[in-house]
RNA sequence: GACAAUGGCAAACCAUGCGAAAGUGUGGGACGCAAAGCCAGCGGCCUAAGUUCCGAAAGGGAUAUGGCGGCAGGGUUGCCGAA
Numbered sequence: 001g002a003c004a005a006u007g008g009c010a011a012a013c014c015a016u017g018c019g020a021a022a023g024u025g026u027g028g029g030a031c032g033c034a035a036a037g038c039c040a041g042c043g044g045c046c047u048a049a050g051u052u053c054c055g056a057a058a059g060g061g062a063u064a065u066g067g068c069g070g071c072a073g074g075g076u077u078g079c080c081g082a083a
Stems, first nucleotide, its partner, number of pairs: 001080001008033002013028006031070001037076003043071001044068003050063005
């Protein structure tokens, strides 16, 4: 990053499994992506099992050790070769 080429990945949704949930694996499926490959140290966001506080109780609040790389920045690796 091109009215180029070879390709790549795969949103929502559906089926099924894991998980308390957020979310995630696999298969189907394509919204899109020039890193929508990988990485959770940093910012942000999501969830709240457990813990704790309030409450007579029902329930509510706080909290990540859980998660999101298709949230941004950052690190790192890779395909092509017009300008």